[in-house]
Molecule: transfer RNA
Organism: Methanobacteriota archaeon
RNA sequence: GGGCUCGUAGUCCAGCGGUUAAGACGGCUGUCUCACACACAGCAGAUCCCCGGUUCGAAUCCGGGCGAGCCCA
Numbered sequence: 001g002g003g004c005u006c007g008u009a010g011u012c013c014a015g016c017g018g019u020u021a022a023g024a025c026g027g028c029u030g031u032c033u034c035a036c037a038c039a040c041a042g043c044a045g046a047u048c049c050c051c052g053g054u055u056c057g058a059a060u061c062c063g064g065g066c067g068a069g070c071c072c073a
Base pairs, nucleotide, nucleotide: 001072002071003070004069005068006067007066010025011024012023018056027043028042029041030040031039049065050064051063052062053061
């Protein structure tokens, strides 16, 4: 330098054009306990890497940029 894949809560990960962006772990509160843990109930937390475009409508499609991984040179 070229090709491919990927970027979504603190972490992991779903979501393949249209409802409140789902879930697990973690965090917080409560119940339970002498207490802790477990368990149960609830709550908060992601303007979906950035900019632009297409569309009535974009996390999702297109272009550019940035970053990560793999491969080729």